[in-house]
Context: one part of a larger RNA
RNA sequence: GCCGGUCUAGGGAACUUGGCAAAUUGGUCCCGUAACUUCGGGAGAAGGGAUGCCUGCGGUGUGGACCGCAGGUCGCAGUGACAAGGGCGGGCGGACUGUUUAUCAAAAACAUAGCUCUCAGCAAGCCCGAAAGGGUUUGUACUGGGGGUGACGUCUGCUCAGCACCGGUAUCUGAAUCCCCCGUUCAAGGGGGGUAAGGACCGGUAAACGGCGGGGGUAACUCUGACCCUCUUAAGGUAGCGUAAUGCCUUGCCAGUUAAAUGCUGGCUCUGCGAACGACGUAACUAGCCCGCCACUGUCCCGGGCCGGCGCCCC
Numbered sequence: 001g002c003c004g005g006u007c008u009a010g011g012g013a014a015c016u017u018g019g020c021a022a023a024u025u026g027g028u029c030c031c032g033u034a035a036c037u038u039c040g041g042g043a044g045a046a047g048g049g050a051u052g053c054c055u056g057c058g059g060u061g062u063g064g065a066c067c068g069c070a071g072g073u074c075g076c077a078g079u080g081a082c083a084a085g086g087g088c089g090g091g092c093g094g095a096c097u098g099u100u101u102a103u104c105a106a107a108a109a110c111a112u113a114g115c116u117c118u119c120a121g122c123a124a125g126c127c128c129g130a131a132a133g134g135g136u137u138u139g140u141a142c143u144g145g146g147g148g149u150g151a152c153g154u155c156u157g158c159u160c161a162g163c164a165c166c167g168g169u170a171u172c173u174g175a176a177u178c179c180c181c182c183g184u185u186c187a188a189g190g191g192g193g194g195u196a197a198g199g200a201c202c203g204g205u206a207a208a209c210g211g212c213g214g215g216g217g218u219a220a221c222u223c224u225g226a227c228c229c230u231c232u233u234a235a236g237g238u239a240g241c242g243u244a245a246u247g248c249c250u251u252g253c254c255a256g257u258u259a260a261a262u263g264c265u266g267g268c269u270c271u272g273c274g275a276a277c278g279a280c281g282u283a284a285c286u287a288g289c290c291c292g293c294c295a296c297u298g299u300c301c302c303g304g305g306c307c308g309g310c311g312c313c314c315c
C1' cells in the first nucleotide's frame, strides 16, 4: 500500500452523476393507524408500549405445553448471541403475477387477461411437404388460424383523392387453346372472330396502409380576435393532454420548494402530442426512472485506532 473486518469525539450527505456503500429498522404480543380506493385494498401504513428470571393464583389442553393476574428479583442491556422490514410524500412509465439478452442490459422491452379487425361451413381456412402424406383435428364458428391494441374507467373525431382489400359491371380492353379465312404436299406462318381472370369503369371499407392547410382584415387605450373575406384540399387535427421519456429556441414564463435550484412539482402555452403504430385518467403492484422529507450513519469535514490475510522492506 491492497483485500476483508471492527470501533470512532464533534458535525450529519457538507460526499457524490446519484446516500453508491455503510448505518438505521428488525422477532413476538398489545394499543393504534391517513390520503386515496376498483371497497379487495392501502396495512407490518405511520406512531407508541411491552419483552429476562423466581413465587403464588386462575384459565385452556389427554399430555407436551400455552395464556392471564398479582407479588418479588438481577443486569448497562432480557427477540441479551444468531436469525430478523428503515420509513414517508410527490411525479413518470408499465395495469397486475409472469418472460428476456446462458456469459456486460431484467427494463418503460416481451407476454398477459380484456377489446377489435380479418380468414374459414370442413375434401374449409392456415401451416409443413415437388408428392404421397401430415399438423391444427378424438377439433367444427361459444371453434381454429392471422393482424393490431393491451386490466379497468371516460372515450376513440374528420378523410375512401392515393394505395390495399371487398363487391358490382351494360360497354371497352384483355393470352393461348378454340372457330373462320388465307397459306403450307403436311406443318410453320398471317389475318379475322369469340372469350376467362385481370384492368378500365361504378360503388364500399380507415380498431386496412395512410392523411388530417395557407393568406388578409376586424371590438371605444393597447393587446387579443368571438366575427368577416379569400385561395385551396379527399379531408383540413375534434375530445383530451401539453416545455412532456415528445419543444429546437430552452435554464421558455409565473408560482411553490432552497440561503442559493440547467432539478422537481403546480399552472400557462400560439403549428407541440393527439385518439386501438390508441388518447386521457386510474386504486394496487414495481431489484424500473426522477424529486423531496424524517431517521441513520466514516459518504464526507479528516483522519485515526485495532483484528485477520497479502504485498513491500530488513535479517
Base pairs, nucleotide, nucleotide: 001310002309003308004307005306006305007304008303010301011300014299019296027051028050029049030048031047036041038151052073053072054071055070056069057068058067059066060065074078086294087293088292089291090290091289092288093286094285098110099109114149115148116147117146118145119144120143125136126135127134128133152281153280154279155278157212158211159210162209164205165204166203167202168201171200172199173198178193179192180191181190182189213231214230215229216228217227240273241272252268253267254266255265256264257263
The part of an RNA shown here (large-subunit ribosomal RNA, domain IV) has 315 nucleotides and comes from Candidatus Nanopusillus sp. The RNAcentral record of the full RNA draws on ENA.